[in-house]
RNA sequence: GGGCCAGUAGCUCAUCUGGUAGAGCAUCGCGUUUGCAACGCGAGGGUGGCAGGUUCGAGUCCUGUCUGGUCCA
Repeated sequence: GGGCCAGUAGCUCAUCUGGUAGAGCAUCGCGUUUGCAACGCGAGGGUGGCAGGUUCGAGUCCUGUCUGGUCCA
C1' cells in the first nucleotide's frame, strides 16, 4: 500500500430480503427475608463509530472517512 470482517444500551450480542431497535448480564425500585443472597415483578438507559447520498421511510443500500482484527505484498 491492497483485500476481507467487525463497530448497535455500562458489558456480551441479536435485529433473515429497507417499514416505529430488542435480549441476557449489570444498575435502580417493589415483593419475599430479622438481614444478605437467590427468586418473582417492574423501571431507567441507544443521534446504530463519524459525515454525506438514495428513498415516502435507512442499523440494513451507496460514497467518503476513523478505529480494531485478519490475510497478502

Model confidence (mean pLDDT): 81 of 100. Transfer RNA from a bacterium, 73 nucleotides, folded computationally. It was read from a public genome assembly. Its Rfam family is "tRNA". Gene Ontology term of the family: triplet codon-amino acid adaptor activity.